[in-house]
RNA sequence: UAACGUCUUCAGGGCGGGGCGGAACUCCCCACCGGCGGUAGGUCGCCCGGCUCCAGCAGCCGCGCCGACGAGCCCGCGAGCGCCUCCGGCAACGUACCGCCGCAGGGUUAGCAGAUCCGGUCCGAUGCCGGAGCCGACGGUCACAGUCCGGAUGAAAGAAGACGGCG
Numbered sequence: 001u002a003a004c005g006u007c008u009u010c011a012g013g014g015c016g017g018g019g020c021g022g023a024a025c026u027c028c029c030c031a032c033c034g035g036c037g038g039u040a041g042g043u044c045g046c047c048c049g050g051c052u053c054c055a056g057c058a059g060c061c062g063c064g065c066c067g068a069c070g071a072g073c074c075c076g077c078g079a080g081c082g083c084c085u086c087c088g089g090c091a092a093c094g095u096a097c098c099g100c101c102g103c104a105g106g107g108u109u110a111g112c113a114g115a116u117c118c119g120g121u122c123c124g125a126u127g128c129c130g131g132a133g134c135c136g137a138c139g140g141u142c143a144c145a146g147u148c149c150g151g152a153u154g155a156a157a158g159a160a161g162a163c164g165g166c167g
Stems, first nucleotide, its partner, number of pairs: 004164007016030004031147002033136002035077004042069004046064001048062005053056001072134002080112002083106003087102004116132005138150003
C1' cells in the first nucleotide's frame, strides 16, 4: 500500500400549546423533524505571501490538487407500496383465466413519488446572506397521521475497521 476478496461493527429525526367534538398526538390554528453518496463561492483550522503599528503567541488582506464541517425541495441512491416471476395456502371450480393471503426472487431511460422561488452579494449562486413558500411509503386507529402504534430485535443506501492482496 491500488483494484479486488472475506469478515466485523455501525447505519432516522419529530405533536409541545390551544380550538371543535362523545371520541383526534390523525381535523383546524400555532409548533416540531429532515437517511446515504455527489456537487461547493460559506465557516473554522493549517501552509505560504503581503500590508499595518501598539511590534506581538498581534490584527487585516490574499492564496491553496491542504484538512474538518457544510443542500429535505440541484444530480443520484436507499427502505415502503405497486408491478413482474416462482412456490405454498385460501377461495372458486369440470378445466383454465381472474381474485385474496404469505414466502422468495427480479427490473425501470419508465409507476405511487416527492417538494423552491424571490431579493441581495458576486465574473459566477436553485448550495452563501435575508425573506417567503413547499414536500414527506404502506397497514392500523372511537375521526383523515411526516411526528402515535405495527411489519421492524427486519431490510438498506452507505460509513468505519480487521485480515488477505500488486509493488

Annotation:
FMN riboswitch aptamer (RFN element) from Novilysobacter arseniciresistens, 167 nucleotides, folded computationally. Model confidence (mean pLDDT): 75 of 100. RNAcentral records the identical sequence in 2 taxa. RNAcentral holds the sequence, with entries from Rfam and Ribocentre.